[in-house]
RNA sequence: GGCCCCAUCGUCUAGCGGUUAGGACACUGGCCUCUCACGCCGGUAACACGAGUUCAAAUCUCGUUGGGGUCG
Numbered sequence: 001g002g003c004c005c006c007a008u009c010g011u012c013u014a015g016c017g018g019u020u021a022g023g024a025c026a027c028u029g030g031c032c033u034c035u036c037a038c039g040c041c042g043g044u045a046a047c048a049c050g051a052g053u054u055c056a057a058a059u060c061u062c063g064u065u066g067g068g069g070u071c072g
Base pairs, nucleotide, nucleotide: 001071002070003069004068005067006066007065010025011024012023013022018055027043028042029041030040031039048064049063050062051061052060
């Protein structure tokens, strides 16, 4: 340098063009307890970046960035 794959809450992960972007762990408020732990109820928090297609994009297309693989 060519080709292929990946990028979503702090971490891991789901998401067939129309979901309020969901779940687990973590964090945090409350209940429970003499206290802690466990358990129960709630809360915060995410689509790498830019453009395009579309009535509508996390999802499709192109490019950029970063990571991984492969060929030379």
The RNA shown here (transfer RNA) has 72 nucleotides and comes from Sorangiineae bacterium NIC37A_2. Lineage of the source: Bacteria > Pseudomonadati > Myxococcota > Myxococcia > Sorangiineae. It matches the Rfam family "tRNA". The family's RNA type in Rfam is transfer RNA.